This is a predicted structure of a 100-nucleotide RNA (SAM riboswitch aptamer (S box leader)) from Pseudactinotalea sp. HY158. NCBI's taxonomy places the organism under Bacteria, Bacillati, Actinomycetes, Micrococcales, Pseudactinotalea. The prediction has a mean pLDDT of 81. Its Rfam family is "SAM riboswitch aptamer (S box leader)". From the family's description: The SAM riboswitch is found upstream of a number of genes which code for proteins involved in methionine or cysteine biosynthesis in Gram-positive bacteria.
């Protein structure tokens, strides 16, 4: 960050500061908040996209390479009210991955 590939109805909160708006955006609805949201900081966790580590599957055999709604969870990222809060709009948005 123009282009590309995949996911976005599963699942997981506490504790400290802060102090008035928050849930991306526009319209309209619903909701969350001074019984402190919303942010940030520490912890915890949840997941499993990269990434390792192991099982199968492919294979004449053994590596390697591929494949898996498999398994695990110490690494890098993500997430952790409500389906990405609905609905309808927009050169939609986020997050991972490859790429430069």
């Nucleotide at each position: 960050g123009a282009a590309c590939c995949a996911u976005c109805c599963a699942g997981a909160g506490c504790a400290g500061c802060c102090g008035a708006g928050a849930g991306a955006u526009c319209u309209g609805g619903c909701u969350c908040g001074u019984c402190g949201a919303c942010g940030c900081u520490g912890c915890a966790g949840c997941a499993a996209c990269c990434g390792c580590g192991c099982c199968a599957c492919c294979g004449a055999c053994c590596c390697g390479a591929g494949u898996g709604c498999g398994c695990g969870a110490a690494g890098g990222u993500g997430c952790u009210a409500c389906c990405g809060c609905c609905a309808g709009g927009a050169c939609c948005g986020a997050u991972g991955g490859a790429g430069g």
The model forms 96% of the base pairs in the Rfam consensus.